């Protein structure tokens, strides 16, 4: 210098003018508006609402089980997690490093497309070998699974022996399984002995094993509390006549009265009004609501995640929702022009200089916190790997 890997960070600065929201103070007055001053005012994801918690209400005697859902190598961190750190195993890369839903396939069930003779029962298409026949083209019987072919996968791999040809049939090494020793907290690694190879794959198919989970969510929930309507208590006034009942202030029956244009029948009405007080709900208001698993600096423990000590700081809040607009200047990026350097006079280069035009992403708190995931113009820093050149 080129190519790459991983980790961390920023997400324009300053100033002027106008404007918005919260809080505190002061003033004005038409008493819920307005003016002035001070102070604070979005993010790394505030997002998706996917996990885990705090908080609140409901349910619940304890424990266990079932159902449903989730998780799954080992150890550690944490309030907790499906998150994070370290390690193990498997796969990929020359490497830095990256990827893995990473328990169980002799508990049982199920599936394995296409191709292929055959997909779990083992099987035999092309072949190989032996015996018999033969018109020498083949054909009948038997043996084999090494070779070819199909496939993601064909009942271990390579080499040798062996054999009619073959085959773990036998042997060595590798793989696999069982047992034991050693190392490690463990996952696991390693060494040795034995076994002649048996259990092909899929559990992000059912399932089995182990572990976890009560439900709803700030429209949670708590408090204050109008007008109108409705409920209850008490007081006052009123409630035609007769009879009866009892729970003693209401009910039933008959008559009378009123309404139905008149009469009869039928039907309906015949007791409430006013005042005071009480309680429930609604509108509305207040709280919940931000000093916190907080932020910054530093030291210590730890490989790390993280934990602890000390010092400093206070940092939005709210209700469908304020946090903005514009100008100047500086910085950044792109394009163009000039200038400059080089030049084979066609061009080319930007370490530095001058000018013009344009651009600046993703995105907006709504109870709060820890994660994950997704979106993002442009830029900065650190560690490391491979290659080339020079010393």
């Nucleotide at each position: 210098c080129c190519a790459g890997a991983c980790g961390g960070c920023c997400g324009g600065g300053c100033g002027g003018u106008c404007g918005c929201g919260g809080c505190g103070g002061g003033g004005g007055c038409u008493u819920g508006c307005u003016c002035c001053c001070g102070u604070c005012g979005a993010g790394g994801a505030a997002a998706g609402u996917c996990c885990g918690g705090g908080c609140u209400c409901c349910a619940c005697g304890g424990u266990g089980a079932a159902a449903a859902g989730g998780c799954g190598g080992c150890g550690g961190g944490u309030a907790a997690c499906g998150c994070c750190c370290g390690c193990c195993c498997g796969g990929g890369g020359c490497g830095a490093c990256c990827c893995g839903a990473g328990g169980g396939a002799c508990a049982g069930c199920g599936c394995c497309a296409c191709a292929g003779a055959a997909a779990g029962c083992a099987a035999a298409c092309c072949g190989c070998c032996c015996c018999g026949g033969u018109c020498c083209g083949c054909u009948g019987g038997g043996g084999c699974a090494a070779g070819g072919g199909u496939g993601a996968a064909a009942g271990g791999g390579u080499g040798g022996g062996g054999u009619a040809a073959g085959a773990g049939c036998c042997c060595a090494c590798c793989g696999c399984g069982u047992c034991g020793g050693c190392g490690g907290c463990a996952a696991c690694g390693u060494c040795g002995a034995c076994g002649g190879c048996a259990u092909g794959g899929c559990a992000a198919g059912c399932c089995c094993c182990g572990c976890c989970u009560g439900g709803a969510g700030c429209a949670a929930g708590a408090c204050c509390a109008a007008a109108u309507a409705g409920g209850g208590a008490c007081a006052u006034c009123g409630c035609g006549c007769g009879g009866g009942g009892c729970u003693c202030g209401c009910c039933c029956c008959g008559c009378a009265g009123g309404g139905u244009u008149c009469a009869c029948c039928g039907c309906c009405c015949c007791a409430g009004a006013u005042g005071u007080c009480c309680g429930g709900g609604u509108a509305g208001g207040u709280c919940g609501c931000g000093a916190g698993a907080g932020c910054c600096g530093u030291c210590c423990a730890g490989c790390a995640a993280u934990g602890g000590g000390c010092g400093g700081c206070c940092c939005a809040g709210a209700g469908g929702a304020a946090u903005g607009a514009u100008c100047g200047u500086c910085g950044c990026c792109g394009c163009c022009c000039c200038a400059u350097g080089c030049u084979u006079c066609g061009g080319u280069a930007u370490c530095g200089g001058g000018g013009g035009c344009g651009g600046a992403a993703c995105a907006g708190a709504a109870c709060c916190c820890g994660g994950c995931u997704u979106a993002c113009a442009g830029g900065c820093c650190g560690u490391c790997u491979g290659g080339c050149a020079c010393u």
Molecule: Bacterial RNase P class A
Organism: Brevundimonas sp. NPDC055320